[in-house]
RNA sequence: UUCUUAUCCAGAGCGGUGGAGGGACUGGCCUGAUGAAACCGCGGCAACCACCCUGAUUGAUUGAGGGAAAGGUGCCAAUUCCUGCGGGGCAUAUGCCUUGGAAGAUGAGAA
Numbered sequence: 001u002u003c004u005u006a007u008c009c010a011g012a013g014c015g016g017u018g019g020a021g022g023g024a025c026u027g028g029c030c031u032g033a034u035g036a037a038a039c040c041g042c043g044g045c046a047a048c049c050a051c052c053c054u055g056a057u058u059g060a061u062u063g064a065g066g067g068a069a070a071g072g073u074g075c076c077a078a079u080u081c082c083u084g085c086g087g088g089g090c091a092u093a094u095g096c097c098u099u100g101g102a103a104g105a106u107g108a109g110a111a
Stems, first nucleotide, its partner, number of pairs: 001111008013042005021031003025084001027082002043076003048072002051067004056062001080103001085100006
């Protein structure tokens, strides 16, 4: 980097360095000198993997429920901030509601 698969309306911030951007992209709308990005320290959230327990099942094992948080990741403004392509409903001041997808993010596995 690509592929497969699961999840994405919950949750969780302070300090230091830094000095103008940031929220992937589009259009919006936010956010930032009362200090953005990035890096560092400490803290926290969550529970994907690993771990422990229960019971089911197979030839191998696989999937289910629960637990803990010292390990491997991840995350700590706004639903993945909303949106984009399509279906349905309502209203028509071109808007609102809903649903599937695309894209993206993260984990796990594979090439």

Predicted 3D model of a 111-nucleotide RNA (SAM riboswitch aptamer (S box leader)) from Melghirimyces algeriensis. The sequence was found by an Rfam model in a public genome assembly.